About this RNA:
The prediction has a mean pLDDT of 84. This is a predicted structure of a 90-nucleotide RNA (c-di-GMP-I riboswitch aptamer) from Sideroxydans lithotrophicus ES-1. Lineage of the source: Bacteria > Pseudomonadati > Pseudomonadota > Gallionellaceae > Sideroxydans lithotrophicus.
RNA sequence: GUAAACUAAUAGCAAACCUAUUGAAAGGUAGGGACGCAAAGUUUCCGGUCUAAGGGGUCUGCAAAGCCCUAUGACAGCGGGAUUGCCGGU
Numbered sequence: 001g002u003a004a005a006c007u008a009a010u011a012g013c014a015a016a017c018c019u020a021u022u023g024a025a026a027g028g029u030a031g032g033g034a035c036g037c038a039a040a041g042u043u044u045c046c047g048g049u050c051u052a053a054g055g056g057g058u059c060u061g062c063a064a065a066g067c068c069c070u071a072u073g074a075c076a077g078c079g080g081g082a083u084u085g086c087c088g089g090u
Base pairs, nucleotide, nucleotide: 005090006089007088012037013036017032018031019030020029021028022027035077041083042082043081045080046079047078048075049074050073054070055069056068057067058066
């Protein structure tokens, strides 16, 4: 110096829930709030999950509604990969 495991201090992030706002929804953003987190920093490359406005199908005399399929929408706090990174000790 590098990798892994354990760990101290300081700092950091912030689940559920509530309020506002945005969005068709899932969800996002801001404030409050802390369940947790050593990458709970970043990134959809792979798997997974959520949503279905639009599109397609079904139904119908024609429609509407309903139902089914679909990501081009999301989740990095679901897992893996990639990438960057703070601090002392064993």